[in-house]
RNA sequence: UCUGCAGGCCGGGUGGCCGCGGGCCGCGCAGACGGUCCGAGGAAAGUCCGGACACCGAAGGGCAGGGCGCUGGGGAAACCCCAGGCGGCGAAAGCCGACGGAAAGUGGAACAGAGAGCAGACCGCCUGCCGGCGCAUCUCCGAAGGCGCCGGCCGGCAAGGGUGAAACGGUGGGGUAAGAGCCCACCAGCGUCGUGGCGACACGGCGGCUCGCCAAACCCCGCCCGGUGCAAGGCAAGCAGGCUCCGCUCGCAGGUGGCCCGCCGAGGAGCCGGGUAGCCGCUCGAGCCACCGGGGAACCGGUGGCCUAGAUAGAUGGCCACCCUCGACAGAAUCCGGCUUACAGGCCUGCUACGGAA
RNA sequence: UGCCGGGUCAUCUAAUGGUAGGAUAGUGGACUCUGAAUCCACUCAUCUUGGUUCGAAUCCAAGCCCGGCAG
Numbered sequence: 001u002c003u004g005c006a007g008g009c010c011g012g013g014u015g016g017c018c019g020c021g022g023g024c025c026g027c028g029c030a031g032a033c034g035g036u037c038c039g040a041g042g043a044a045a046g047u048c049c050g051g052a053c054a055c056c057g058a059a060g061g062g063c064a065g066g067g068c069g070c071u072g073g074g075g076a077a078a079c080c081c082c083a084g085g086c087g088g089c090g091a092a093a094g095c096c097g098a099c100g101g102a103a104a105g106u107g108g109a110a111c112a113g114a115g116a117g118c119a120g121a122c123c124g125c126c127u128g129c130c131g132g133c134g135c136a137u138c139u140c141c142g143a144a145g146g147c148g149c150c151g152g153c154c155g156g157c158a159a160g161g162g163u164g165a166a167a168c169g170g171u172g173g174g175g176u177a178a179g180a181g182c183c184c185a186c187c188a189g190c191g192u193c194g195u196g197g198c199g200a201c202a203c204g205g206c207g208g209c210u211c212g213c214c215a216a217a218c219c220c221c222g223c224c225c226g227g228u229g230c231a232a233g234g235c236a237a238g239c240a241g242g243c244u245c246c247g248c249u250c251g252c253a254g255g256u257g258g259c260c261c262g263c264c265g266a267g268g269a270g271c272c273g274g275g276u277a278g279c280c281g282c283u284c285g286a287g288c289c290a291c292c293g294g295g296g297a298a299c300c301g302g303u304g305g306c307c308u309a310g311a312u313a314g315a316u317g318g319c320c321a322c323c324c325u326c327g328a329c330a331g332a333a334u335c336c337g338g339c340u341u342a343c344a345g346g347c348c349u350g351c352u353a354c355g356g357a358a
Numbered sequence: 359u360g361c362c363g364g365g366u367c368a369u370c371u372a373a374u375g376g377u378a379g380g381a382u383a384g385u386g387g388a389c390u391c392u393g394a395a396u397c398c399a400c401u402c403a404u405c406u407u408g409g410u411u412c413g414a415a416u417c418c419a420a421g422c423c424c425g426g427c428a429g
Stems, first nucleotide, its partner, number of pairs: 001357002004351007012323007020039007041329001045340002048338005053229004060261004065225005070084005085099001086097004100220002105218002107214002122161002124157003128153008169187006188210001190207007233280003241272006254264002287306008324327001359428007368382004376412001384400005405421005
């Protein structure tokens, strides 16, 4: 150095000509024309979270429902960010984690297997008894007894085998007829005490010997949630009514949503026909850049500078010349903070060293 | 632009988290003089990729595709 990891940045450049959208000026208004300035992204995307903003007559109560879930901090908030703890992966740098509760309750674990939930004894191991056979008992025969093998019965056991994703702590030793937390040591886990830490938690002592899995199953605990989304909403302009149905204090429709109660409520719904296509909301904002300060970081504060798309059938394109490494994913539509997904290639900074090569 | 709903054989549909089943269609065979009907057998699927779990069509996340509503 090849390899790997993390963070940040760029993502064709320069010049000329023409075209398109917008602001300002010429010009008091509109159009045209002329001049001048500006004109897509890191994701503008998916619409997955959270807000701003706007409207819904109080946005009232209860039930239901939904979301989130280690600790501390940041932030307007968040399924967001930073730091730390624990767990997993990796040799390491580092990366990933929906990471509260299974001694509150309900439930699930197919098949296989003896036994799957206060489990169980198929093979097996062992004491005793019964039956059979064999061997030895120093020459032979017989009985009792001994030893071994086989079978059965009453019991003991859960070490080993076997089933399974999972078998009521693991390993080793003692002990025993054989075994077993039965006893002991270490480890895992539980309870308790002490120390350190804001905390999650870590370390150490002691104790009794002790079973787990699933809550991205119902559920419990803690915190949060009114609804609808710029097609919100406002102004202006224009029109011609007809038919059917519900209701007017015994309250319809609707506001109001999954349901109920409460409140408002005198008009409302469907179909046919008619009218309109204009303006605002609209982009200066939790804004961007630089420097300084605080902080371990996310971030916060101060000073100075900057204005950087606003269309409404929807603008960013085309041609020419030169150069290079020959150019990826893709394009605003109310705005902002995040997350996720897509992305040819290139640059910078910091870090790692198991194995292989020099 | 915003908001909803849904993806299982070629088609229509089933499946308390536990072997993806049925009907129609297709192929081959039987029956028949031949065809249809009938009978038998076979082929064919969980939109994709991850996660939770012993185990996923089902639960969760991301992506892809299709459909609907709103002036």